[in-house]
RNA sequence: UUUCCAGGAGAGAGCUGUAAGACAGCCGCCGAAGGGGCAAGCCAGACAUGUAGGUGUGUGAAUACAUGUAGGUGAAACUUUCAGGCAAAGGGACUGGGAA
Numbered sequence: 001u002u003u004c005c006a007g008g009a010g011a012g013a014g015c016u017g018u019a020a021g022a023c024a025g026c027c028g029c030c031g032a033a034g035g036g037g038c039a040a041g042c043c044a045g046a047c048a049u050g051u052a053g054g055u056g057u058g059u060g061a062a063u064a065c066a067u068g069u070a071g072g073u074g075a076a077a078c079u080u081u082c083a084g085g086c087a088a089a090g091g092g093a094c095u096g097g098g099a100a
Base pairs, nucleotide, nucleotide: 001100002099003098004097005096006095007094012027014026015025016024017023028086029085030084034082035080036079037078041073042072043071046069047068048067049066050065051064052063
């Protein structure tokens, strides 16, 4: 990583078209498939300031450290509600057990 078994929450059996369902429209909700977003920290890096340092006619190097700015990277059970879901079934993050 894949697979099998077991456990596994939340939220309207909403209204209309037509009777459960599917589909379409409308209203109200959920977060634990999946997707998106972000903290600290880090960045051989860019820019600015300071210190050290070097040079010394002029000039104000390379380098090291510190501070700051922008950018990059950066997790979730947080957040978002795109997707998905709101009787049962199915799905289901995650947990336990087995196998490859």
Molecule: Glycine riboswitch aptamer
Organism: uncultured Muricomes sp.